Background:
The part of an RNA shown here (large-subunit ribosomal RNA, domain IV) has 325 nucleotides and comes from a Tepidanaerobacteraceae bacterium.
Context: one part of a larger RNA
RNA sequence: GCGUUGUUAAGGAACUCGGCAAAAUGACCCCGUAACUUCGGGAGAAGGGGUGCUCCAGAGAUGGAGCCGCAGUGAAAUGGCCCAAGCGACUGUUUAGCAAAAACACAGGUCUCUGCUAAAUCGAAAGAUGAAGUAUAGGGGCUGACGCCUGCCCGGUGCUGGAAGGUUAAGGGGAAUGCUUAGCGCAAGCGAAGGUAUGAACUUAAGCCCCAGUAAACGGCGGCCGUAACUAUAACGGUCCUAAGGUAGCGAAAUUCCUUGUCAGGUAAGUUCUGACCCGCACGAAUGGCGUAACGACUUGGGCACUGUCUCGACAACGCGCUCG
Numbered sequence: 001g002c003g004u005u006g007u008u009a010a011g012g013a014a015c016u017c018g019g020c021a022a023a024a025u026g027a028c029c030c031c032g033u034a035a036c037u038u039c040g041g042g043a044g045a046a047g048g049g050g051u052g053c054u055c056c057a058g059a060g061a062u063g064g065a066g067c068c069g070c071a072g073u074g075a076a077a078u079g080g081c082c083c084a085a086g087c088g089a090c091u092g093u094u095u096a097g098c099a100a101a102a103a104c105a106c107a108g109g110u111c112u113c114u115g116c117u118a119a120a121u122c123g124a125a126a127g128a129u130g131a132a133g134u135a136u137a138g139g140g141g142c143u144g145a146c147g148c149c150u151g152c153c154c155g156g157u158g159c160u161g162g163a164a165g166g167u168u169a170a171g172g173g174g175a176a177u178g179c180u181u182a183g184c185g186c187a188a189g190c191g192a193a194g195g196u197a198u199g200a201a202c203u204u205a206a207g208c209c210c211c212a213g214u215a216a217a218c219g220g221c222g223g224c225c226g227u228a229a230c231u232a233u234a235a236c237g238g239u240c241c242u243a244a245g246g247u248a249g250c251g252a253a254a255u256u257c258c259u260u261g262u263c264a265g266g267u268a269a270g271u272u273c274u275g276a277c278c279c280g281c282a283c284g285a286a287u288g289g290c291g292u293a294a295c296g297a298c299u300u301g302g303g304c305a306c307u308g309u310c311u312c313g314a315c316a317a318c319g320c321g322c323u324c325g
Stems, first nucleotide, its partner, number of pairs: 001320008010311002014309001019306001027051005036041001038145001052067006068072001080304007087296002092104002108143007120129003146291004151221003156218002158214005165209003171203002176198005183190002222240005249283001250280001261277005
């Protein structure tokens, strides 16, 4: 000097990103216990008191009398608590080896496919799973307990349905044309049948165009100008555009750039926190919206208790280093 452990005056978070670490709490019995709540909880809430030994009484529970210590769960083991907010309902799951979470899952909700040789999946196939199941079943997508709810848009994309018309493949069809040559012709050339090559009209499916439906399908959900008897603001009006112009609820938010917005609370002092406001750069309704008791090794702010975290250090034990032998 380092490590581990222990003690520490006065103060008590002044430390620090942050009470990280440590301290404190702790067992059993009795009393007592709030908001809120899904009436189960919350709850060991919180907060108090007691605990040894001897004798006596008593069946015992227990009661009475007394005794000792600084200390009676005499050692060890053995919850710190409260208030408020965010997120996720919950128990669970996860990056074996830097992340345990607000991520995944979940019960519940909803859409969609599937009538059984089911759909779906694996497999050139046979076959298998689905399932020795049968729509109260099985597959897929999204959402994610519960409560209150889930607005408008089908123009685009997708899906479903439709079949009148347009377009459209191979195939069918075979007009017509080229080549070939029996024949004809003095020649130029013409040229049947057959063969061969090309091949028009016409016929013809799905699809696409087209017509509808569908958003808990992918998705989307405006601008400018004016207006009230102070001012300000605009219930109101005009106009342009759109498929339709964001409803309820929430809102400087895990979303707010400007921004440490403004006001209020808490502090002596608060870029964090809480409650409001709404001017939402750029919330918003199952890529769910807003609440919500309980729960959480989650995140944030505050408080009580407690402390060597700190003011600011000091000391001790053990081990190591180091020095000497």
RNAcentral holds the full RNA, with entries from ENA. Lineage of the source: Bacteria > Bacillota > Clostridia > Thermosediminibacterales > Tepidanaerobacteraceae.